[in-house]
């Protein structure tokens, strides 16, 4: 240089063929269980989806670019 994959709360991943309000384990807050923790139950925060521009009525999702990390060619 060239090809290909990943990028979505704090961590790990879902998201089907553009459309209802972005979901899920773990993690955390707070309440109830206990003498106390843990375990359980219940309830709560928390992501403008790496960026930046296009198309569209309408983008996590399709074009373009550019980061970053990974794997492969030379």
């Nucleotide at each position: 240089g060239g090809g290909c994959g990943a990028u979505u709360g704090g961590c790990u991943c879902a998201g089907u063929u553009g459309g209802u309000u972005a979901g899920a384990g773990c993690g955390c807050c707070g309440c109830g269980u206990u003498c106390a923790c843990a375990u359980c139950g219940c309830g709560g925060a928390g992501a403008u989806c790496u960026c930046a521009g296009g198309u569209u009525c309408a983008a996590a999702u399709c074009c373009u670019g550019a980061a970053u990390c990974g794997c492969c060619c030379a």
The RNA shown here (transfer RNA) has 74 nucleotides and comes from Patescibacteria group bacterium UBA6816. NCBI's taxonomy places the organism under Bacteria, Bacteria candidate phyla. Rfam family: tRNA. By type it is a transfer RNA.